[in-house]
Molecule: RNase P RNA; transfer RNA
Organism: soil metagenome
Order: sequence, then C1' cells, then structure tokens
RNA sequence: GAGUCGGUCGGGCGGCCGCGGACGCGGGAGCGUUCGAGGAAAGUCCGGACUCCACAGGGCAGGGUGCUGGGUAACGCCCAGGCGGGGCGACCCGCGGACAGUGCCACAGAGAACAGACCGCCCCCGCCGAAGACGGCUCGCCGCCGAGGCGGAGGCAAGGGUGCAACGGUGAGGUAAGAGCUCACCAGCGGCCGGGUGACCGGCCGGCUCGGCAAACCCCACCCGGAGCAAGGCCAAGCAGGGGGCGGGCGGCCCGUCGGAUGCCCCCGGGUAGGCUGCACGAGGGUCGCGGCGACGCGGCUCCCAGAGAGAUGGUCGCCGCCGCGGGCGCGAGCCGCGCGGCACAGAAUCCGGCUUACAGGCCGGCUCCU
RNA sequence: AGCGGGAUGGGGCAGCCAGGAGUGCCCGCCGGGCUCAUAACCCGGAGGUCAAAGGUUCAAAUCCUUUUCCCGCUA
Repeated sequence: GAGUCGGUCGGGCGGCCGCGGACGCGGGAGCGUUCGAGGAAAGUCCGGACUCCACAGGGCAGGGUGCUGGGUAACGCCCAGGCGGGGCGACCCGCGGACAGUGCCACAGAGAACAGACCGCCCCCGCCGAAGACGGCUCGCCGCCGAGGCGGAGGCAAGGGUGCAACGGUGAGGUAAGAGCUCACCAGCGGCCGGGUGACCGGCCGGCUCGGCAAACCCCACCCGGAGCAAGGCCAAGCAGGGGGCGGGCGGCCCGUCGGAUGCCCCCGGGUAGGCUGCACGAGGGUCGCGGCGACGCGGCUCCCAGAGAGAUGGUCGCCGCCGCGGGCGCGAGCCGCGCGGCACAGAAUCCGGCUUACAGGCCGGCUCCU
Repeated sequence: AGCGGGAUGGGGCAGCCAGGAGUGCCCGCCGGGCUCAUAACCCGGAGGUCAAAGGUUCAAAUCCUUUUCCCGCUA
C1' cells in the first nucleotide's frame, strides 16, 4: 500500500425554554425530585413466552426444515467439524435422496436416456474408368483439368458437426477400421479391513462405467393443534326487541373426549364509543470466578432501566470535536483565536431470542498478500 | 397494532399451481376501407423493464429470498 474477518461508537459539555411518566408538597394554579428510544425501536421473515379455545390427545390432510455433532425455552439462529467449489492467501460460498417410483429436458441435432449413425473411417461383392469415368472450369457444345468413382450388403463410434448436456478421462497396446477390446494411472461404483460419536477419511480387492433437474411431484428423517394483547379478564353506562337455524365446543376432516337448549350460531333493528387490568423484575443489564476449542452453561456480588391517550423524548444559544467548500499565510509538508454549510439511517406500543434490510463518518483488534 | 391479498402494452384481465421465443382475450390507439359525413362494421399495424434486485435452473412472468408500492379484514 492492497485486502479479509470480528468488535464497537454513531457528536460532547454547559445555559435557557418546552414535552411525557412516577413520587412528594400545595385548597388550587402550580412547584420540586427523578427517569425518559435504537443498533436497528424498521420489515413482520422465522422461533418462543403469555392468553383463550380441552389439560393440546391419536390418525389423515396440510405446512416447514434438511451434510454431521453440539448450544438453546425454541428456531429457518449460533458454534465446532466434514465434503465440494472459488481465491496466490487471510478467507468466502454451497450442502439429504436422481439404482423407490412418476414427470420434464424447448430450439438445434442422426440421436436427449436400456440413445443414435448426418458427414466420416473400414472390410467384402458388382459395375464404370488414361479409348479420360465421377466431378470441376464454361450460359451451353467443343475444348481444358486428371484418378479414382458409383451401387449393394455389412462393421465402427476414434474424428467432425448439433446442443446447457451426446453414455467415463489421459496414454499405450491392439485392429480391416475401431471400441474398457486389453493394460497403467485418475475419477466414479461395489465389497472387506482400520480410524472417527458422526458427516467422513485411509488402505486393499473386485467387476469394468452409471446424464441433469427434488427453490418438479415425490421418498426418507425430524418438527408443527388453531388463533392472536383489537388475545383475554373485571367494572361502569346505555338500549327494544324481532326473525331464523342447530346436538354444541376442541376454527380443515375422522376418531376420541368434554359438556348438555337457562346453550350456541346467523340476519334485521336498537344502545355504547368509557374506566381498570393484562403492562414492564425480565430466557434482564454490568462485573468477577469456574467449566467448555467454541456457541454457551453454572455460581457470587451489584443495578432498576421508557411506557402511554391517536401516542412524550424537542427547540435555541455558546464553546469544543469531525467533514466539505472557499479565503489567508508558508518554497513546501502544512498551519489559521477566518467565513459558509453539514454531522447518517431512523422513533418504542404485550414482551423476548434471531434473521433480513437501511446507515454520513469514525475507533479498536486478529490475520493475509505485495513492496 | 395484528392478519390476508395483489402488481403482466394506455385501461381491465387470463397465463403462474405443473418453467421452454412475452403468448393471448376485451376495450382503447394508429393507418386503410365502407359512408355525403360520423358512429357501428371490415382489413392491417404499433405498443411490454411481466413492480425492483439477487438466487435455483441449460432456460424464470412462473420456483426461492429480500425490497418497493397498492388494496382489504379485525374493537
């Protein structure tokens, strides 16, 4: 200098004015004390807590996840490992099964999945051919060029060509030409032995070869009952009832189970537009010690930290910091007690763990490559 | 706040589940015809970032993920 990975901050201090909650004082107006957004509060993409339906049961259907082993309340998250791919490297990305079955692979191409023979290569047979065949030059005849050509019956898959993809790759032998036809190595497949909890790895042997797509249906393994704080509970106020349906609940179906019309559901009409709760002490934050490679766990000490109503967390001034532009000084690196502008993304609403997305500008650390 | 659905020429849709050249329907637009003229009708034609980006695949409007915008339901 270039890069890669992780962590962290995301203006600071003070004055004045203002907003919301709690507590205290005051008869009241109000006053005082204290607390008051984020790493994403966002998207609502996953997972849970909580609440109601049954205490969440069995099966089917449906949905989700997907290398292995751990972590966790749980997860599609995290950690460690395995294999494959990319990169000089630090590092990054991907991941069940395509011999269980079904399906798809357009166009091009001879053939697209128990494949196929267009050009081509080769053997055999017949015919034509230096008295010039076949073909070409030429509008055409004449003329010129000059050595194989045509047909039949087969063999082959090496080479060409098509395509995203053509039924192992390279080399040697072999053959009429060829070919796993044979051999060596490599890839892949099967078996045995050894190592590992496992994914997988290593060695030996064998027969010679098997396309892709599961973010297509599907198979296998595991997980998931449904709804959501406008859940749910309590209280108050107000009104006017009428009609219809039903064995009901477990919000897809069956079983099973619970309960019994003083019930439940639907439609029309009438009333209300209120209060309290859920609701903020929690899988909580900080720090220290121990265990573990790590995610994380256990224990000690310590702290209390927003919260509602259609919804508070702001404004201004001064100083400082950083950035940009301009100006001045200096030969220059640069400096200035000069001016102007700017300091991102964004705003809690039941709570928590993740993921994803947005984000001016910094700071710290590990590692790699080049000089 | 919590849920559900959608985006394809100028407008309204189908195609998506089960991938194969952006293919089609109705209206609209442009040119020509018919008519004295207009409409209707007939013939021909143009017009597309399939909301955006990334991924899976040989191949994406369609399958997967993220983002943007719009609509609806619940006291």